[in-house]
Molecule: transfer RNA
Organism: Alphaproteobacteria bacterium
């Protein structure tokens, strides 16, 4: 320098081929217990890596950039 894969909540990861973004763990509050642990209920937490384009509508399709891993030279 060229090719490929990946980037989604604090962490680990889903999202069936474009139509309101979710789970587990963690965090907060409440209840059960004399207390802790634990369990249950509720809640907070997301510019979907960044920018642009297509579309009535984009995490999803197209282009560029950044970062990680990997292959070739």
């Nucleotide at each position: 320098g060229g090719g490929g894969u990946c980037a989604u909540a604090g962490c680990u990861c889903a999202a069936u081929u474009g139509g309101u973004a979710g789970a587990g763990c963690g965090c907060u509050a409440c209840a059960a217990u004399g207390g802790c642990a634990u369990u249950g209920u509720a809640g907070a937490g997301g510019u979907c890596a960044g920018g642009g384009g297509u579309u009535c509508g984009a995490c999803u399709c197209c282009c560029c950039u950044u970062g990680a891993c990997u292959c070739c030279a």